The RNA shown here (transfer RNA) has 75 nucleotides and comes from Candidatus Hodarchaeum sp. Rfam family: tRNA. The family's RNA type in Rfam is transfer RNA.
RNA sequence: GGACCCAUGGCUUAGCCUGGAUAAAGCGACGGCCUUCUAAGUCGUAGAUCGGGGGUUCAAAUCCCCUUGGGUCCG
Repeated sequence: GGACCCAUGGCUUAGCCUGGAUAAAGCGACGGCCUUCUAAGUCGUAGAUCGGGGGUUCAAAUCCCCUUGGGUCCG
């Protein structure tokens, strides 16, 4: 220098190929119930505008371009 893969709540992931209206799940956090207390169980709450910027579109996590970080391979 070139090619490819990954980045989504605190953590781990789904959704991306095939655009569609509140971005989903598990764990965790907080609160209620239960319990002598804790754990477990159960109910609820908060938390991500999808690495960043731009474009296309009625509409973008998803398509296109640039770019940041990490990884693999080639030279």